[in-house]
């Protein structure tokens, strides 16, 4: 240097055009003499930037991280 893939919540991930969901985790509350485990509820996400589209996490482009492979 060429090619191919990844990129979503603090963390692991689910979604191939029309409200962005889930466990873990954290805060709160209930229980309890107290702690723990249990229960309820809250918070918090689309790598940037550009396109097409009525609408775009999702297509297309470019650059960015990160993996892989070939030289």
């Nucleotide at each position: 240097g060429c090619c191919a893939g990844u990129g979503u919540a603090g963390u692991u991930u689910a979604g191939u055009g029309g409200c962005a969901g889930a466990a873990c985790a954290u805060u709160a509350c209930u229980u309890u003499c107290g702690u723990a485990a249990a229960g309820u509820a809250a918070u918090a996400g689309c790598g940037u930037g550009g396109g097409u589209u009525c609408g775009a996490u999702u297509c297309c482009c470019a650059c960015c991280u990160c993996u892989g492979g070939c030289u």